[in-house]
RNA sequence: UCAUUGCACUGGGGGUGCCCGUUUUGGGCUGAGAUGAGAGCACUGCUCCGAUCCCUUUGAACUCGAUCAGGUUAGGACCUGCGUGAGGAAGUGCGGCGAAUUUCAU
Numbered sequence: 001u002c003a004u005u006g007c008a009c010u011g012g013g014g015g016u017g018c019c020c021g022u023u024u025u026g027g028g029c030u031g032a033g034a035u036g037a038g039a040g041c042a043c044u045g046c047u048c049c050g051a052u053c054c055c056u057u058u059g060a061a062c063u064c065g066a067u068c069a070g071g072u073u074a075g076g077a078c079c080u081g082c083g084u085g086a087g088g089a090a091g092u093g094c095g096g097c098g099a100a101u102u103u104c105a106u
Stems, first nucleotide, its partner, number of pairs: 001099002004096007011056006017029004035050002038048004062087003068081004
């Protein structure tokens, strides 16, 4: 100098769905996580705050494609594909495994 990898701190990013029934308000599914009788503005959508969990370029956290395709199930947004597709949020410190070059000593 290049490459690769683990942790910590700080900062940042993202999600909060679906099914069945009751329609009084419950039961269930997958998952790391499925939020609050939250707030505001709009006019049915958006934004913000808190909580929880995850992710942070070593990027499948998450979004688009997608009212997608195949499978499964009581049902499904569940599984797989799509995907060596497109996007997507970083700094510092402490280490680990290597490669190359230079300098010094023997």
This is a predicted structure of a 106-nucleotide RNA (TPP riboswitch aptamer (THI element)) from Bhargavaea beijingensis. The sequence was found by an Rfam model in a public genome assembly.